[in-house]
Context: one part of a larger RNA
Order: sequence, then C1' cells, then structure tokens
RNA sequence: CGUAGGAAACUUGAAGGAGUUCUUUCCCUAGUACGAGAGGAUUGGGAAGGACGAACCUCUUGUGUCCCAGUUAUCACGCUAGUGGUACCGCUGGGUAGCGAAGUUCGGCUAGGAUAAGCGCUGAAAGCAUAUAAGCGCGAAGCCAUCUCCAAGACUAGGUUUCCAUGCUCUUUGAGCUGAAGACCCCUGGAAGACCACCAGGUUGAUAGGCUGGGUGUGUAAGGGUAGUAAUAUCCUCAGCUAACCAGUACUAACGGUCGAAUG
Repeated sequence: CGUAGGAAACUUGAAGGAGUUCUUUCCCUAGUACGAGAGGAUUGGGAAGGACGAACCUCUUGUGUCCCAGUUAUCACGCUAGUGGUACCGCUGGGUAGCGAAGUUCGGCUAGGAUAAGCGCUGAAAGCAUAUAAGCGCGAAGCCAUCUCCAAGACUAGGUUUCCAUGCUCUUUGAGCUGAAGACCCCUGGAAGACCACCAGGUUGAUAGGCUGGGUGUGUAAGGGUAGUAAUAUCCUCAGCUAACCAGUACUAACGGUCGAAUG
C1' cells in the first nucleotide's frame, strides 16, 4: 500500500509450505507348519528397550560473583568485643528463583489410495499358447493422504460475531473544523525479547519498587547469664539473617500527548 466505510475478536485451510511417519530384543501362537535329522517359521497378539523429537522442573543432579555459615593472612573502624575492605567470589561447606540434563512426562497409533520390482485373472492379434494388445486384480520402510505445526498478499486477498457512524462551516470539481469505535506515541514492567514485535498494566490502578506476612535456604546471631584458670561449652534460641518465590498493602513511580470514518 492492497484486501471498495472505519475498527476489535474469533476462525476455515485439497491454495500452499515445513515436520513426523525410525528401530532392536524377548515372550505367547509353537518347538507347531516344514524337515530324515540338524534346525526352524509365515501370521496374529503382548512386553521391555535404543536413538531421535517435544514440553517441563515435582523428584535426582549442575550452576546459582555475595543468600547463609565456617575459616586463614593483613589493613581499617582509638582499644576489647563486633564488623568492614583486599587476597581467583581469598578459601571451604551448603543453597532460593531462573536456566539446564544426566532428571520427569509424552510422541512415531490406526485404517486407507495409487504404484515399483514382482506375482496373477480373463484374453485375442496368431482356431494353440500368452499377465497385455482392449479390460480387471494383488503388491514396498518408498509416493499421496492420515498425524503435528505455519498459513487468506490463497490478488479467487475467504468466513463468523460484535462495536462506531452517515457530521459542522465556507469563497463548494475543493478547503477548513470537530473528532466515534478503536489504536498509537509516551510511561510502569514481564516466565516476551538482539532491535522491533508479543504479553500484563497506566490512579475507575496491584504493572514494578518499597513495606508487611508467609515460604525457602543457612543452621542456633548480637548481647547477657551460668560452668571452666583458659581454649571453650551451655541457656535465653529450630535463633538471627535470608536474592530472583507466594500473597497482601497505593507509601513511591505509571506524567503527558497524538492519530483515527463521515466514502467510492
């Protein structure tokens, strides 16, 4: 820009495109058919795996640069105590959310169509024969569909539902004004993201931060009492602290602006 007014939401999909459709072993059928024996099925049913793919984080496990604790050296806060800085996050033991796999769940089902090699039926040319010349079948992990996803710029531009509206002025083939539904800029953000987009919100508000409560993690803070010469232990104390988690709560920040039919 188009899809013959302007919008919002949902949707169809033989117009088209992408992907998937993989495979092994074991058990039963059955030690049956077959075979002198050795051996050993077709078929049908069931079970367990492998690789691959998708989604997810309950469990397991990894990360988690400062969430908690321990600890070494040194410096600082006048000193003790308690803290802080630096040393690979100083080192060490754990670890929330998120992200991940080695973890969890799920998937390739079923039933078809036309065929290849191949196997046939009927059957002439050629009184026979011949699967072929006319005609009709069977037949593959392959092809087309089935299944999943994208998809109406599929210009044959599809369908359904809902919302708005058929203005005003003037010097009237036009210009200006107002400005619906709705949308955007802008702003607060996000399990969305390179940017854009998408999604949740913008005071008629829980969008983010803060605060409060909870959860989770760490593992019993500081200070004091008691015991011990002391190191230290124990009690107040499952304490104290606690990121990204779950709720509640307008305390802080979401200020302000623009476009947009009234036709062809």